This is a predicted structure of a 1256-nucleotide part of an RNA (large-subunit ribosomal RNA, half B) from a Nitrososphaerota archaeon. Its mean pLDDT, the model's own confidence on a scale to 100, is 81. It matches the Rfam family "Archaeal large subunit ribosomal RNA". Its Rfam clan is "LSU clan".
[in-house]
Context: one part of a larger RNA
RNA sequence: CGUAGGCGAGGGAACUCGGCAAAUUAGCCAUGUAACUUAGGUACAAAUGGUGCCUGCAGCCUUAGUUUAAAGCUGGGGCGGCAGGUCGCAGUAACAAGGGGGUCCUGACUGUUUAAUAAAAACACAGGUGGCUGCUAGUCCGUAAGGAUACGUACAGCCGCUGAAUCCUGGCCAGUGGCGGUACCUAAAACCCGGGUUCAACCGGGCUAAGGGCCGCUUAACGCCGGGAGUAACUCUGACUCUCUUAAGGUAGCCAAAUGCCUUGUCGGGUGAGUUCCGACGUGCAUGAAUGGAUCAACAAGGGCCCCGCUGUCCCCGCCUGCAAUCCGGUGAACCCACGUAAGGUGGACGAACAGUCCAUCGUCUUCCAUCGGGGAGAGAAGACCCUGUGGAGCUUUACUGUAGCUUGUAGUUGUAAUACGGAUAUGAUCGCAGAGCGUAGUUGGGAGCCGCUGAAGUCGUGCCUCCGGGUGCGAUGAAGGCGAAAUUGUAACACCAGCCUAUUGUAUCUGUGUUACUUACCGAGGUGUGAGCCUUGGGACAACUGCAGGUGGGCAGUUCGGCUGGGGCGGCACCCCCUCGAAAAGAUAUCGAGGGGGCCCAAAGGUCGGCUCAGACGGGUCAGAAACCCGUUGUUGAGGGCAAGGCCAUAAGCCGGCCUGACUGAACCCCUAAACGCGUCGGGUUCAGAGGCGAAAGCCGGGCCUAGCGAACCAUCAUGUCCCCACUGUUGGGGGCUGGUGACGACAGAAAAGUUACCCCAGGGAUAACAGGCUCGUCGCGGGCGAGAGCUCUAAUCGACCCCGCGGUUUGGUACCUCGAUGUCGGCUCUUCCCAUCCUGGUCCUGCAGCAGAGGCCAAGGGUGAGGCUGCUCGCCUAUUAAAGGGGAACGUGAGCUGGGUUUAGACCGUCGCGAGACAGGUCGGACUCUACCUGAUGGAAGUGUGCGCUGGCUGAAAGGAACUUGCCCCUAGUACGAGAGGAACAGGGCAAGGCAGCCUCUGGUAUACCGAUCCUCCGACAGGGGGACGCCGGGUAGCUAAGCUGUUGAGGAUAACCCCUGAAAGCAUCUAAGGGGGAAGCCUUUCUUAAAAAGAGCCAGCGUUCCUUUAUGUAUUUCAAUUCGCAAGGAUUGGAACGCAUUAAGGAGUAGGGCUGCCAUAGAAGAUGGCGUUGAUAGGACGGAGGUGUACGCAGGAAGGCCCGUAAGGGCCGACUUGUUCAGCCUACCGUUACUAAUCGCCCAAAUGUUAGG
Repeated sequence: CGUAGGCGAGGGAACUCGGCAAAUUAGCCAUGUAACUUAGGUACAAAUGGUGCCUGCAGCCUUAGUUUAAAGCUGGGGCGGCAGGUCGCAGUAACAAGGGGGUCCUGACUGUUUAAUAAAAACACAGGUGGCUGCUAGUCCGUAAGGAUACGUACAGCCGCUGAAUCCUGGCCAGUGGCGGUACCUAAAACCCGGGUUCAACCGGGCUAAGGGCCGCUUAACGCCGGGAGUAACUCUGACUCUCUUAAGGUAGCCAAAUGCCUUGUCGGGUGAGUUCCGACGUGCAUGAAUGGAUCAACAAGGGCCCCGCUGUCCCCGCCUGCAAUCCGGUGAACCCACGUAAGGUGGACGAACAGUCCAUCGUCUUCCAUCGGGGAGAGAAGACCCUGUGGAGCUUUACUGUAGCUUGUAGUUGUAAUACGGAUAUGAUCGCAGAGCGUAGUUGGGAGCCGCUGAAGUCGUGCCUCCGGGUGCGAUGAAGGCGAAAUUGUAACACCAGCCUAUUGUAUCUGUGUUACUUACCGAGGUGUGAGCCUUGGGACAACUGCAGGUGGGCAGUUCGGCUGGGGCGGCACCCCCUCGAAAAGAUAUCGAGGGGGCCCAAAGGUCGGCUCAGACGGGUCAGAAACCCGUUGUUGAGGGCAAGGCCAUAAGCCGGCCUGACUGAACCCCUAAACGCGUCGGGUUCAGAGGCGAAAGCCGGGCCUAGCGAACCAUCAUGUCCCCACUGUUGGGGGCUGGUGACGACAGAAAAGUUACCCCAGGGAUAACAGGCUCGUCGCGGGCGAGAGCUCUAAUCGACCCCGCGGUUUGGUACCUCGAUGUCGGCUCUUCCCAUCCUGGUCCUGCAGCAGAGGCCAAGGGUGAGGCUGCUCGCCUAUUAAAGGGGAACGUGAGCUGGGUUUAGACCGUCGCGAGACAGGUCGGACUCUACCUGAUGGAAGUGUGCGCUGGCUGAAAGGAACUUGCCCCUAGUACGAGAGGAACAGGGCAAGGCAGCCUCUGGUAUACCGAUCCUCCGACAGGGGGACGCCGGGUAGCUAAGCUGUUGAGGAUAACCCCUGAAAGCAUCUAAGGGGGAAGCCUUUCUUAAAAAGAGCCAGCGUUCCUUUAUGUAUUUCAAUUCGCAAGGAUUGGAACGCAUUAAGGAGUAGGGCUGCCAUAGAAGAUGGCGUUGAUAGGACGGAGGUGUACGCAGGAAGGCCCGUAAGGGCCGACUUGUUCAGCCUACCGUUACUAAUCGCCCAAAUGUUAGG
């Protein structure tokens, strides 16, 4: 520092997104209780009083004893009550135990929900309403068997929608859906008919179900519910009128709402101030009636706003306690890891454009500890946003392709009858009337006879038909004739025979449809049997099941959901082709570059031969004009060429005419499309052969003056031919090959193809967006030049158009350079620093400056720049102050610092869009913020090394830091200067205040888990006295620490800025300047305070110490010994050894100046460190005293409201909360003092010896 708690002066929500958190309240008894209301509630509403202990009294309940019972009596327990006494700050004294009220939104309510970020307004709910369903039901599960609803039966079950009650629920059936109907249209298989020589494949036609068309109904089905003008005697508005239009044009209600963009709408309320809130208004982007509308008592861990109480949320923080942390002992992970032998900071124009590593500069001895979180674009997770992928998945639908299911037809399982109506075939009968004609003449042919006792005509009865004239059949009667021909009429002439047609009808066979009946297939129910089964009963050839066929079919399945692109989407087509420019004089050449075209046309606008010359201008000419037509002159292309543009064209390719079809067949090759030898296809060209056209001929002609006018394979289809194959007696035919054409893919080298995802997933991308950075600076901000004008006059006191030139890098854009194996995003809080284009404070110039107050400019960044209301806000508006309430940067500074209100996951509501899934820089409620710090950095604290011997103490001050001060008000100057007045200064001087900073605790307070006391519950205890209960709670409270308390806190000098001056030339003057000189600011440098010798230039002063020993090696002086040698000798020289010194070197040791450890501690303190003491001692503890805190201890004695006992009484004894005295007591203390009673005992460790010109 944190975390969990305790307390807090004064203020009391000023905090904040928001009273988050905390505090308040609290039990029981009593009093009392509003609006509103569904009359139940609201309600513990609110608000208020009481509450302990002791003594006594009466009442009620109960229990034991006694008594024979009752009544009593003696005891015990419980309940509620009264009176008196008494203590405290406080009596539910601890624990336990609602803060309250008002108003709006939403949902009626109690409930349910996303186990692990959403408890809600979402779901459910009772109620309402629609639909399906008569039970072998409907709905659901299952391939089926079978099962659930249900051993239920419409007051039932299932499926939707809505969501208590109350008041209500408007208009629209055009669209989509559902239901119903249907003369007609369409419509599959089967069936029938025709073609196919019979037959078959096959083809055509017919009949026909559902379905569709068509016609209705249906909205508490999906859904939908307009626009423009004019109009009232002020104005405004528009009851009213006109008009377009629709299926109908939003009714009742309601509203800037959970729905209103503009919008912080306007008005009112509340507040000092109100983007929220409440009440209104309605111009409603985009309200609105069971996708329910409005209202609403009660309810809500729901969401807004306000008030009271309360508080450390805040002003503004302080103290205390526990636990962490720190320190010691034990044990001991994880994350993480480029490089680095270990220095970084700042700035930067370098760099893949935000560097520990590059450049510059400053800085830099090593190590350790605590704390912090600026950097390591810190760690974590192959970014979830965005884009890409011919990668997925979930969901939707009028995407594509299917399919379960449902439905309809047909065939089978599948039988018997009847009846009605049909069909086909066979057979019989009948029918046939224009008019004329005796008469009811179907048509053709034959035909002159035919029929009749096997009973003619006639009559009676009766059936059928009818054109009402009659026709025809049957039965009876009757008993012999009737008809035809001829004639007439007519288109046609009848008797009779034969064939045929129309219509009707009978019979037979086959067959269809409907209805009815049956039972034996088949199905259900009941009974029974061990069971196969049987019996009864209800259905019944239906249903069910199976095959085929039609319809319907996101119920289900599979799949797809183009490309380019200054990110993607939206838009566009720059996706095929042509022309010009761009294009940089070969060719080629990009952009969502600039300007334009094509997806045809023409039987002549083609081929050829011949002829002609255009536009315009001038002159002339009847009507005739600028312009009609004619003549003349001129006229190199200015005209025309089907269509864009360019090229080309008068020899014409232009205009006119003649004759034609070369707008041919076959073959080979070349060019282009496609720069630089790949490529389909389109297009163009050359040559040869054939057959032609035109021309006298040479020749030209394989479409068009040229460059655009286009399309593969599969499939279908067409053309040509005597090509091939299968098949055939032949015929009707089928298939294929070659060549060519047609049908299209315009995303144009050509898949068969819709959406949505915030429930999403994967692979990748900084190849590509959102933040930040870089570049740029149109925009933005600031400045300048010119000076039209304004300013009475006057450009420059002030304002300043048009035009022009810059700067900045705080706006918004552009770009896509870094980052997608992650650089966390708005705002706030916190904290620091920088810039100046200065808001205040300081200096100064000018003014259209009298003064006061202002306006404008210059210098100046030292200090300051605040508090609130609204909103998530930045911003902004507002309120009251103020000297002023400046503008900006630091990754739009700051999330390993906090927050999480906004944005931006998953839930949910509204509006709008969408058929839907869903969507919305529209609104609304809710919604997980990880990390133990390795390096660096920062703030502090330590240990070493170095500083040319060691140590102790004291200094200097390079350098660094601070604001240590800043500002206001008042008095005086002075009612003075100034001013007509009104008004109204300044220099100098003085006094206060606010803010900042530093220190302190005498005072005022806070704290105080030291301490003292009071008190509740409980435990121990006879009492006294204690333990626990958040220190139990409460009242006080010394030291310490603290603020809100107290104390302190500016002037001077120097150099300057703007500016003001002196002298003064260049330039005989003038001039503040060129030489020279003087003034001049809160700013700069000193004075002042702090750190500071690691300041490598490592500083200075004083004092103390700097003494010895052993050994190794080397050198050397002296002495001595030995050998050699020289000399006559004295002696000398050389070499080697030994001894004793000295010097140097190396190793070790002793003690010393001094220091440290161990010990007791605090004026110090995280650990280290610092300071004090250590028996020659008051260092700590103890003891005693003082001072202080609390508030009067236990015991004893006296009293005490009353009561009890003994006693005749007097009197005596006992219980009793509490109280008086003893007692300014008792208890206690971190402060002050005294006192060695205890402990600082005994000890251990480290540490220089260098230099010397001194001496020997």